[in-house]
RNA sequence: GCGGAUAUAAAUUAAUGGUAGAUUUUCUGCCUUCCAAGCAGACAGUAUGGGUUCAAAUCCCAUUGUCCGCA
Numbered sequence: 001g002c003g004g005a006u007a008u009a010a011a012u013u014a015a016u017g018g019u020a021g022a023u024u025u026u027c028u029g030c031c032u033u034c035c036a037a038g039c040a041g042a043c044a045g046u047a048u049g050g051g052u053u054c055a056a057a058u059c060c061c062a063u064u065g066u067c068c069g070c071a
Base pairs, nucleotide, nucleotide: 001070002069003068004067005066006065007064010024011023012022013021018054026042027041028040029039030038047063048062049061050060051059
């Protein structure tokens, strides 16, 4: 330099173009003499910029990061 894959919550990971969900972590409450466990609830997310569409995490383009291959 060329080609391909990938990017979702603090971590791991779902989501046929139609309300972004789960587990763990954190916090609050209940329970308990206390702790742990258990139960209920809360916080927190689609890499960036455009395009298509009534509607985009999803489709298209570019950029950025990571990984792989070729030279």